[in-house]
Context: one part of a larger RNA
RNA sequence: GGAUGAACGCUGGCGGCGUGGAUAAGGCAUGCAAGUAGAACGCCGAGCACCACUUUGUUUCUAAUUUUCUCAGUUUAAAGUUCAGGUUUUAAUGAUCUAUUUUAAUGAGAAGUGAUUGGAGUUAAAGUGGUGCUCGGAGUUGCGAACGAGGUAGUAAUACAUAGGUACAAACCCCAGAGUCAGGAAUAACCUACCGAAAGGUAGGCUAAUACUUGAUGGUCCCGCAAGGGUAAAGAUUUAUCGCUUUGGGAUUGGCCUGUGCAGUAUCAGCUAGUUGGUAGGGUAAUGGCCUACCAAGGCAAUGACGCUUAGGAGAGCUGAGAGGCUGACCUCCACCGAUGGUACUGAGACACGGACCAUACACCUACGGGUGGCUGCAGUCGAGAAUCUUCCGCAAUGGACGCAAGUCUGACGGAGCGACGCCGCGUGAUUGAUGAAGUCUUUCGGGAUGUAAAGAUCUUUUAUGUAGGAGAAAGUUUUGAUAGUACUACAUGAAUAAGGGGUUGCUAAACUCGUGCCAGCAGCAGCGGUAAUACGAGUACCCCAAGCGUUAUCC
Numbered sequence: 001g002g003a004u005g006a007a008c009g010c011u012g013g014c015g016g017c018g019u020g021g022a023u024a025a026g027g028c029a030u031g032c033a034a035g036u037a038g039a040a041c042g043c044c045g046a047g048c049a050c051c052a053c054u055u056u057g058u059u060u061c062u063a064a065u066u067u068u069c070u071c072a073g074u075u076u077a078a079a080g081u082u083c084a085g086g087u088u089u090u091a092a093u094g095a096u097c098u099a100u101u102u103u104a105a106u107g108a109g110a111a112g113u114g115a116u117u118g119g120a121g122u123u124a125a126a127g128u129g130g131u132g133c134u135c136g137g138a139g140u141u142g143c144g145a146a147c148g149a150g151g152u153a154g155u156a157a158u159a160c161a162u163a164g165g166u167a168c169a170a171a172c173c174c175c176a177g178a179g180u181c182a183g184g185a186a187u188a189a190c191c192u193a194c195c196g197a198a199a200g201g202u203a204g205g206c207u208a209a210u211a212c213u214u215g216a217u218g219g220u221c222c223c224g225c226a227a228g229g230g231u232a233a234a235g236a237u238u239u240a241u242c243g244c245u246u247u248g249g250g251a252u253u254g255g256c257c258u259g260u261g262c263a264g265u266a267u268c269a270g271c272u273a274g275u276u277g278g279u280a281g282g283g284u285a286a287u288g289g290c291c292u293a294c295c296a297a298g299g300c301a302a303u304g305a306c307g308c309u310u311a312g313g314a315g316a317g318c319u320g321a322g323a324g325g326c327u328g329a330c331c332u333c334c335a336c337c338g339a340u341g342g343u344a345c346u347g348a349g350a351c352a353c354g355g356a357c358c359a360u361a362c363a364c365c366u367a368c369g370g371g372u373g374g375c376u377g378c379a380g381u382c383g384a385g386a387a388u389c390u391u392c393c394g395c396a397a398u399g400g401a402c403g404c405a406a407g408u409c410u411g412a413c414g415g416a417g418c419g420a421c422g423c424c425g426c427g428u429g430a431u432u433g434a435u436g437a438a439g440u441c442u443u444u445c446g447g448g449a450u451g452u453a454a455a456g457a458u459c460u461u462u463u464a465u466g467u468a469g470g471a472g473a474a475a476g477u478u479u480u481g482a483u484a485g486u487a488c489u490a491c492a493u494g495a496a497u498a499a500g501g502g503g504u505u506g507c508u509a510a511a512c513u514c515g516u517g518c519c520a521g522c523a524g525c526a527g528c529g530g531u532a533a534u535a536c537g538a539g540u541a542c543c544c545c546a547a548g549c550g551u552u553a554u555c556c
Base pairs, nucleotide, nucleotide: 001556002555003554004553006552007551008550009549010548013426014425015424016423017422018421019419020418026382027381028380030379031378032377035143036142037141040140041139043137044136045135046134047133048132049131050130051129052128053127054126055125056124057123059121060120061119062118063117064116065115066114067111068110069109070108071107072106077103078102079101080100081099084098085097086096087095088094150337151336152335160261161260162259163258164257165256166255168254169253170252173250174249175248176247177246178245179244180243181215182214183213184212190205191204192203193202194201195200221230222229223228235242236241263309264308265307270300271299272298275297276296277295278294279293280292281291282290312334313333314332315331316327317326318325319324339360340359341358342357343356362373363372364371365370390416392415393414394413398412399410400409401408402407429459430458431457432456439450440449441448442447464493465492466491467490468489469488473483500545501544502543503542504541505526506525507524511540512539513538514537515536521528522527
């Protein structure tokens, strides 16, 4: 001088792009981070439409009954009339008969739907059942969950880098060939009963499938000298299609093996019995002491075995003219890990971060009998620390899982927020302005410095603030933008909103005065300070860098 995932001190206007738990792989409240498919399947709930039935109501037609009016004659059944007559009686009223009126009964006719009931139809509401569609829920089933995301604890070689090899495997994807026939028995959901505080569980009953299972066929494969024997499948459908089984090839991914390279230490010199090799067998997708039995006694080592310490490796990064030295943050590839230790299951793939089982430690719930959990995912919290951020927005883009698709999910990702942590860019005004104002410092008291600096005058508007307009990113005809009313553009206002830090003895750019008096103090080294300190403290002036400047730590 350069560099940093930096920290500390003083200071701090803006933007873009990056970057941010290096310590305790210490403990974690809370929310989210892996689901999806009804074009595999049976149910449950809600809504809508249609159909059938029931109930209630509206309305039309029709039948019967009833009602009203008119007429007729009959009976006297009831009531009335003396202003019709007779008889009789009385003081009179009265009693009785005929006549007459009304009502009632009977018959005939008419009106009309006023009422009731029945039948047929129309229409409305409610309920029940069925069918179809949509939405939601749990369950069976398929695929995914082995990717993506995080961390570097372990590992000095079962890692990594590079160059080769082969005794192997493969879900999804692509190409080509062949096939997809006939049956069966269950079970979850659900219902009933029961146990438990809960987590959860038991018994009985019902049901479906691309779930399970039997048979047929056999290209392939296996056994066999041969004959021969054995070995597969799944359907759905809105008719567009999507699937299933098997064989061969491809693409890509992985397993395994070998050579070389890959930290320190000899104050680690000998290490090793499945150890080294062979035969046979087991096991694996596959080779192999990978494992077992037997046989032999080998194998490694000063070219450093074995042990101990430290450490993820590489592409790369920093520095340097280079050779080298140092580092392994961010990004990419590989490996390993998922509280600690172990184990297998499922599966194309795991010995599986948000799966299972066991043990241990810790924490939580409990009715004390028993249960539950794993942030080294994104945020966030406590702790330790010199020290490291929001419990934000969105699936609009890119990518992924599932699905024919629409779509759903996605703390991957895209963005915003916080931090001068870094790099880059911009600004804090420009021109003019003296016989050189004031103030301050200094002085040989004449003056000198600050200094065109200020004031003043004339401009500009980057920036700031306000108003208006307003993207590209969308791939795709329509629709779809979190970012964001952001970037950007125009106009308005007004120098308006914006400078500090370190240093001034030499190294090393930049000095004077006062105070202090080996005191107080400074300091990277030399060193300075004991009465004229350019080295301490202050003021003025100056030097360097600048939204930063210094200090500390580390590397070259």
Molecule: small-subunit ribosomal RNA, 5' domain
Organism: Candidatus Nomurabacteria bacterium GW2011_GWD1_44_10